[in-house]
Context: one part of a larger RNA
RNA sequence: UGACGGAAGGGCACCACCAGGAGUGGAGCCUGUGGCUUAAUUUGACUCAACACGGGGAACCUCACCCGGCCCGGACACUGCAAGGAUUGACAGAUUGAGAGCUCUUUCUUGAUUCGGUGGGUGGUGGUGCAUGGCCGUUCUUAGUUGGUGGAGCGAUUUGUCUGGUUAAUUCCGAUAACGAACGAGACUCUAGCCUGCUAAAUAGUUCGGGGAUCCUUCGGAGUCCCCGCCCAACUUCUUAGAGGGACAAGUGGCGCUUAGCCACACGAGAUUGAGCAAUAACAGGUCUGUGAUGCCCUUAGAUGUCCGGGGCCGCACAUGCGCUACAAUGAAUGGCUCAGCGUGCGUCUCGCCUGGCCCGAAAGGGUUGGGAAACCACGUGAACCCCAUUCGUAAUAGGGAUUGGGGCUUGCAAUUGUUCCCCAUGAACGAGGAAUUCCCAGUAAGCGCGAGUCAUCAGCUCGCGUUGAUUACGUCCCUGCCCUUUGUACA
Numbered sequence: 001u002g003a004c005g006g007a008a009g010g011g012c013a014c015c016a017c018c019a020g021g022a023g024u025g026g027a028g029c030c031u032g033u034g035g036c037u038u039a040a041u042u043u044g045a046c047u048c049a050a051c052a053c054g055g056g057g058a059a060c061c062u063c064a065c066c067c068g069g070c071c072c073g074g075a076c077a078c079u080g081c082a083a084g085g086a087u088u089g090a091c092a093g094a095u096u097g098a099g100a101g102c103u104c105u106u107u108c109u110u111g112a113u114u115c116g117g118u119g120g121g122u123g124g125u126g127g128u129g130c131a132u133g134g135c136c137g138u139u140c141u142u143a144g145u146u147g148g149u150g151g152a153g154c155g156a157u158u159u160g161u162c163u164g165g166u167u168a169a170u171u172c173c174g175a176u177a178a179c180g181a182a183c184g185a186g187a188c189u190c191u192a193g194c195c196u197g198c199u200a201a202a203u204a205g206u207u208c209g210g211g212g213a214u215c216c217u218u219c220g221g222a223g224u225c226c227c228c229g230c231c232c233a234a235c236u237u238c239u240u241a242g243a244g245g246g247a248c249a250a251g252u253g254g255c256g257c258u259u260a261g262c263c264a265c266a267c268g269a270g271a272u273u274g275a276g277c278a279a280u281a282a283c284a285g286g287u288c289u290g291u292g293a294u295g296c297c298c299u300u301a302g303a304u305g306u307c308c309g310g311g312g313c314c315g316c317a318c319a320u321g322c323g324c325u326a327c328a329a330u331g332a333a334u335g336g337c338u339c340a341g342c343g344u345g346c347g348u349c350u351c352g353c354c355u356g357g358c359c360c361g362a363a364a365g366g367g368u369u370g371g372g373a374a375a376c377c378a379c380g381u382g383a384a385c386c387c388c389a390u391u392c393g394u395a396a397u398a399g400g401g402a403u404u405g406g407g408g409c410u411u412g413c414a415a416u417u418g419u420u421c422c423c424c425a426u427g428a429a430c431g432a433g434g435a436a437u438u439c440c441c442a443g444u445a446a447g448c449g450c451g452a453g454u455c456a457u458c459a460g461c462u463c464g465c466g467u468u469g470a471u472u473a474c475g476u477c478c479c480u481g482c483c484c485u486u487u488g489u490a491c492a
Stems, first nucleotide, its partner, number of pairs: 001492002003489003007486007016476002020440005027325003031321004035316002043054002065311005071305001076119005086113001089108002092105003123299002126297003132293001134287003137283003144183003148179002150159003162174001164173002188276003194245002198242004204236004209231001211226004216221001251265005327433001331392006344378002353372008399430001404425005446468008
């Protein structure tokens, strides 16, 4: 100097607690993991920091695993054989999963590309992440880290980097053998909220005038609705998005060394929107299965290369993690009504994408005709919960929808171990979940659906988006941890 302490003192955190909410843990199912089984059930990862993770939703491919079968995509050099032919390919039959001349029978074909040997390459989702790069994760979401000059010490080292107050913060005020700096924090970037001010818009609209329909008419007209790239204008409030503005704890009152700042109020669209980025030092954290990044080792033609066929990764006495659906009446079913925001959409060969209308069909779906490389069309994405009405009436019930039987379509070369979906039937556990334990404070939790990623087909996953929208803190260091100071140590 560190590390550790069931040592002390401060400070901090919903990966801690308190006050609560939703749960999970119990059931069924989905999915990951262990185990078991298996020809194979490929493999990595195992406290936080493995386990809906590898963007890992695997029918083939993927694919690394298992059972079989082809191929060379063995450069190049040396050497051998060799034009009197090195070698290549092949119908049919046998053989084979196979229309693999793979092998055999049989012969034809080809013409220096090859063939044999040696060296040397190449390929490898083969090994080693404990040989590495790069990337990521974590220590670690906290405030921490480091030179120069000066001071102290023989020196390692220390001071600066602090008694105190303050802050989300080593943030500032101040104190001061330190002074003046750098990285990190902050500033910054994106995003959300405001602008009747600027710039505009037939890919967004509005208003006025004209026209039409309807209704009440006091017969003047007023209201409602529709249409207008048939028309004439004007404008940017709404919509879109550029440049800007706007908030700085600025104002007032308290508290405070009357400092840094904190609290309250007023004015205001905001008086902490949410994220990104993120230091120094490390870990023998993960990845050689992201890479034509890569050392070494292994293998390299009976291949661990590569392609093809089939199987497996889905297997089930069990254990466990993330989830979905529920256990109903604050509900279920049927009918009606009424509202979003993120997105996305026809590709590398020609078919392929998002799909409106119409017709057929109980539905899934099919046929046909159109629009859209998109603020133009799908699409006002007329979403769901919610709201209104009716039925049900506390029962394993009209709650729940597992399991299984039959039938139909769709994707695909292919659906059996059932891709998904639809119809009919079947109708299991489950009556709110023990000990434990997770997440969370505002448009948040939770309920609800939608879009995208993956995607030929397939979400109970993930990432976003809006809609409805609480209860309870606004604190503490008791538990669990983290940081700083002091202290002890026979530890390094």
The part of an RNA shown here (small-subunit ribosomal RNA, 3' major domain) has 492 nucleotides and comes from Villorita cyprinoides. RNAcentral holds the full RNA, with entries from ENA and SILVA. Its Rfam family is "Eukaryotic small subunit ribosomal RNA".